A computed fold for a 74-nucleotide RNA from a Nanobdellota archaeon, annotated as transfer RNA. NCBI's taxonomy places the organism under Archaea, Nanobdellati, Nanobdellota. The sequence is in RNAcentral, with records from ENA. Rfam family: tRNA. Rfam classes the family as a transfer RNA.
RNA sequence: GGGGUUGUGGUCUAGCUUGGUAUGAUACGUGGUUAGGGACCACGAGGUCGCAGGUUCAAAUCCUGCCAACCCCA
Numbered sequence: 001g002g003g004g005u006u007g008u009g010g011u012c013u014a015g016c017u018u019g020g021u022a023u024g025a026u027a028c029g030u031g032g033u034u035a036g037g038g039a040c041c042a043c044g045a046g047g048u049c050g051c052a053g054g055u056u057c058a059a060a061u062c063c064u065g066c067c068a069a070c071c072c073c074a
Stems, first nucleotide, its partner, number of pairs: 001073007010026003020057001028044005050066005
């Protein structure tokens, strides 16, 4: 220098193919349960979907550029 894969709450992850309310687990907070704790149950908070731009009534999803991690070629 060229090519490929990946990037989504604190952590991990579904959703992208076929654009239409952000999915689950775990951790955290509150309450219940318990003599107390753990476990369990209920509820809650937490996301500018890597960054920027474009297309569209509408973008995590489509298009372009860039950044980061990993892999391959030179």